[in-house]
RNA sequence: GGAGGGGACCGGGCAGUCGCCGCGCGAGCGGAGGAAAGUCCGGACUCCACUGGGCAGCGCGCCUGCUAACAGCAGGGAGGAGCGAUCCUACGGAAAGUGCAACAGAGAACAGACCGCCGAAUCCUCUCAACGGAGGAUGGCAAGGGUGAAACGGCGAGGUAAGAGCUCACCGCACUCUCCGGUAACGGAGGUGGCUAGGUAAACCCCGCGCGGAGCAAGACCAAAUAGGAAGGCGCUGUAGGCCGCCCUGCCGAAGCCUUCGGGUAGGUUGCUUGAGACCGCCGGUGACGGCGGUUCCAGAUGAAUGACUGCCGCCCUAACGGGAACAGGAUCCGGCUUACAGGUCCCCUCCUUUU
Numbered sequence: 001g002g003a004g005g006g007g008a009c010c011g012g013g014c015a016g017u018c019g020c021c022g023c024g025c026g027a028g029c030g031g032a033g034g035a036a037a038g039u040c041c042g043g044a045c046u047c048c049a050c051u052g053g054g055c056a057g058c059g060c061g062c063c064u065g066c067u068a069a070c071a072g073c074a075g076g077g078a079g080g081a082g083c084g085a086u087c088c089u090a091c092g093g094a095a096a097g098u099g100c101a102a103c104a105g106a107g108a109a110c111a112g113a114c115c116g117c118c119g120a121a122u123c124c125u126c127u128c129a130a131c132g133g134a135g136g137a138u139g140g141c142a143a144g145g146g147u148g149a150a151a152c153g154g155c156g157a158g159g160u161a162a163g164a165g166c167u168c169a170c171c172g173c174a175c176u177c178u179c180c181g182g183u184a185a186c187g188g189a190g191g192u193g194g195c196u197a198g199g200u201a202a203a204c205c206c207c208g209c210g211c212g213g214a215g216c217a218a219g220a221c222c223a224a225a226u227a228g229g230a231a232g233g234c235g236c237u238g239u240a241g242g243c244c245g246c247c248c249u250g251c252c253g254a255a256g257c258c259u260u261c262g263g264g265u266a267g268g269u270u271g272c273u274u275g276a277g278a279c280c281g282c283c284g285g286u287g288a289c290g291g292c293g294g295u296u297c298c299a300g301a302u303g304a305a306u307g308a309c310u311g312c313c314g315c316c317c318u319a320a321c322g323g324g325a326a327c328a329g330g331a332u333c334c335g336g337c338u339u340a341c342a343g344g345u346c347c348c349c350u351c352c353u354u355u356u
Base pairs, nucleotide, nucleotide: 001352002351003350004349005348006347007346008345009344010343012313013312014311015310016309017308018307020031021030022029023028033327037338038337040336041335042334043333044332045215046214047213048212057211058210059209060208061207062076063075064074065073066072077091078089079088080087081086092206093205097204098203099200100199114145115144116141117140118139121138122137123136124135125134126133127132153171154170156168157167158166172195173193174192175191177190178189179188180187181186219270220269221268222267229261230260231259232258233257234256241252242251243250277296278295279294280293281292282291283290284289315324316323317322
């Protein structure tokens, strides 16, 4: 200098003017995010249900920790990718059962012989004085070729007619075997077994563990008008009642009218934001995280506030004038995951090349 890997973080700044929401007020203070998003997991909280247990259903699935909990996180193991930094993994069981495997290929699950190899054995024919030789049939083989994602261990030697775990060494595999290390997953060494038991479980299934349901439109309280319900009272004809501030000899005038109670609706209040809170420091731990001390209060809207304009500075494009600046906005609250994101900053590491 080039190519790459991992991690942490920022998400324009300051000032002014006019507005909006909350805290009783014109003062003062506070007023969206790293994802507020998707609503995918886990919890708090609320109501309903609930003796216990089981079935079904759903979810999870190497080990050990962390945590309120988790399908999250941390550390580790195993397998895979990369020269490497490092990355990826839905990673229980296929010797319980069932199912599935296109195309190609001879054969795809207790398989198979297309090309090929053999001619030892038995039989036939030919040849030879004989030993023997040649051809063929019954056959033998699966080493080599070929097909495929996958062909019933690999490789070398022995062996053989040719071959074959048929035998042996090494490697691989299996084991409810032994010892050592590790909390464990697992690793190492040895032994035993000629190899039996191919793949697929985000196919059914089996095993183990977990899960009651609905959600702040939860739930609680206050409570009109109109209609309807219950109880009581007054009234059966110019009466009750209404009109008017009141009264009357005025007007209207029905089979109803009035009062109370209780339920519901509109509307309002609450739940509502002090919480597994935030920041700083120290301590324990490899780490996730935990403990202690100090400081601090940081949106609470509901027809749903958080905006608009101006000036200066910073960033990007442009010679200049000028232009541009992402993804996106709370709705009960937390812990995660996932997805989106202009531009930028910092730290650690790997490989290659060059120079010293």